[in-house]
Context: one part of a larger RNA
RNA sequence: CUGGGCGUAAAGGGCGCGCAGGCGGAAUAGUAAGUCGGAGGUGAAAGCCCGGGGCUCAACCCCGGAGGGUCUUUCGAAACUACUAAUCUAGAGAGGGUCAGGGGCCGGUGGAAUUUCUAGUGUAGCGGUGAAAUGCGUAGAUAUUAGAAAGAACACCAGUGGCGAAGGCGGCUUCCUGGACUGAUACUGACACUGAGGCGCGAAAGCGUGGGGAGCAAACAGGAUUAGAUACCCUGGUAGUCCACGCCGUAAACGAUGAGAACUAGCUGUUGGGUGGUUUACCACUUAGUAGCGAAGCUAACGCGAUAAGUUCUCCGCCUGGGGAGUACGGCCGCAAGGUUAAAACUC
Numbered sequence: 001c002u003g004g005g006c007g008u009a010a011a012g013g014g015c016g017c018g019c020a021g022g023c024g025g026a027a028u029a030g031u032a033a034g035u036c037g038g039a040g041g042u043g044a045a046a047g048c049c050c051g052g053g054g055c056u057c058a059a060c061c062c063c064g065g066a067g068g069g070u071c072u073u074u075c076g077a078a079a080c081u082a083c084u085a086a087u088c089u090a091g092a093g094a095g096g097g098u099c100a101g102g103g104g105c106c107g108g109u110g111g112a113a114u115u116u117c118u119a120g121u122g123u124a125g126c127g128g129u130g131a132a133a134u135g136c137g138u139a140g141a142u143a144u145u146a147g148a149a150a151g152a153a154c155a156c157c158a159g160u161g162g163c164g165a166a167g168g169c170g171g172c173u174u175c176c177u178g179g180a181c182u183g184a185u186a187c188u189g190a191c192a193c194u195g196a197g198g199c200g201c202g203a204a205a206g207c208g209u210g211g212g213g214a215g216c217a218a219a220c221a222g223g224a225u226u227a228g229a230u231a232c233c234c235u236g237g238u239a240g241u242c243c244a245c246g247c248c249g250u251a252a253a254c255g256a257u258g259a260g261a262a263c264u265a266g267c268u269g270u271u272g273g274g275u276g277g278u279u280u281a282c283c284a285c286u287u288a289g290u291a292g293c294g295a296a297g298c299u300a301a302c303g304c305g306a307u308a309a310g311u312u313c314u315c316c317g318c319c320u321g322g323g324g325a326g327u328a329c330g331g332c333c334g335c336a337a338g339g340u341u342a343a344a345a346c347u348c
Stems, first nucleotide, its partner, number of pairs: 003320004007302002012316001014201004021194002025088002028085004033081002035077007042069001049065006091191001092188002094185001097182001103177002107173003110154001114150008125136002162169002206247006215241002220236004258315006266293012297304002321348003330341004
C1' cells in the first nucleotide's frame, strides 16, 4: 500500500459547531499541470527471460536478443480532472408572509397531596405484615375539624402525540431567545457536503463553597425471615435528591443502525402546513414529520424494506480470535473519585 466488514457475531465517535484536508451542480471559451499518443535520449556490466554455443551431462561459463522507468527532452490531442476568464439557477442561502410546538433562559404565580406545628372534638388503640415484631400512643396517639408553616413534584388533559443536534423537555404565566414547517417568490449565484485536530454542549451518580431540607432514601440502627441473611419484608434514618456558582465528562449516552445526496411497488393510521372539490360532519392531491404492514432487493438467520439493513456516490469514526484488559506503564485532564489515550509477557 492493499482485502473484508461495523442493527443482534469484533466494530458508528454521546451530540453539535467548525480550521486544515478530502470531495463537489449546469453550460461556454482558453491553458495544458494531471491524462493519452508519436519521436529522440538514457535506463553500465553481471543477473532474470528467450535463442544458440563450450566444458562427456549438469551446476558453471561464453555469444546474441528481448525486457526493464512515478525517468528526461520534444512534438501533438483536449474528452475527463485541474486552473483562468466570463455566464446560469435545479444545490445552498436569503428579505418579507403564514404557522404548530413540554425547544432554551429569567422572574412571577396556583391548587391538590405529604409532613410538622397550634387549637377543638374524641378514646384506646394506631401502624405494619405472609404472619409478626421493632416503632408510635393515657404526658391523649390513630381518626376527624379549623388554622399556620415548609419543601418538592405538577393528577386529569396525555396520545407508538409534540419539540430539541444529542443529553433531554410537561401546572399557569411575563420578558428575552434558538430552530423547524409551509406557500408564492424579489435577491445572491455553487457561497455546497463531510470534517483529523480544536472548541462547545452533555442523564444519573459524585466533588467544592454557600443555602435549603417536606417526601423519598445509599450508608447506618433496630425488628423479622433463615441453617446463616452483612439481603429480599417491616420500623426508623444520614449523605443525597432541591437552589446558586464552579468542577466531573461518563451511561444499555440505544434505533445497540455516523452525516449528506440521488434513485427504487403499494396499503393503512396519526401530527403540522398547503391546494382543489365540496352534500364541508367529507373526499382527493401535495409537503414535512411520526407509526404499522408489505413488492422487488438485501440478510447467516432474525429481520430491514422511500425514516432501508435495497441500488449508488462523497467524507469521517471504528473492527481484525478468546482471556490477560479497557488493565499496567508513560503522557494529558481532574480538588478527588477517576477519565482519556493504550500495550506486553503468559495462556487457550
RNAcentral holds the full RNA, with entries from ENA. This is a predicted structure of a 348-nucleotide part of an RNA (small-subunit ribosomal RNA, central domain) from an uncultured prokaryote. Its Rfam family is "Bacterial small subunit ribosomal RNA". Gene Ontology terms of the family: structural constituent of ribosome and ribosome.